Model confidence (mean pLDDT): 80 of 100. This is a predicted structure of a 74-nucleotide RNA (transfer RNA) from a Candidatus Curtissbacteria bacterium. Its Rfam family is "tRNA". Its family is annotated with triplet codon-amino acid adaptor activity in the Gene Ontology.
[in-house]
């Protein structure tokens, strides 16, 4: 250079061929529960869906370009 994949919370991902509140484990914070810790239970923060423009009533999803990360080819 060229194919090809992926980019969503603090970290691991999920999200059905576009639909009405964007979501799970983990961790974080409060409470409870204990003398305390630790388990556990409740509940609460936390997102510009990498960025920008487009189609569309209506985009995380579809098209385009870009930036970055993986792989494969030269």
């Nucleotide at each position: 250079g060229g194919a090809u994949c992926c980019g969503u919370a603090g970290c691991u991902c999920a999200g059905u061929u576009g639909g009405u509140u964007a979501g799970a484990g983990c961790g974080u914070c409060a409470c409870a529960u204990u003398c305390a810790c630790a388990u556990u239970g409740u509940g609460a923060a936390a997102g510009u869906c990498a960025c920008a423009g487009g189609u569309u009533c209506g985009a995380a999803u579809c098209c385009u370009g870009u930036c970055g990360g993986g792989u494969c080819c030269a």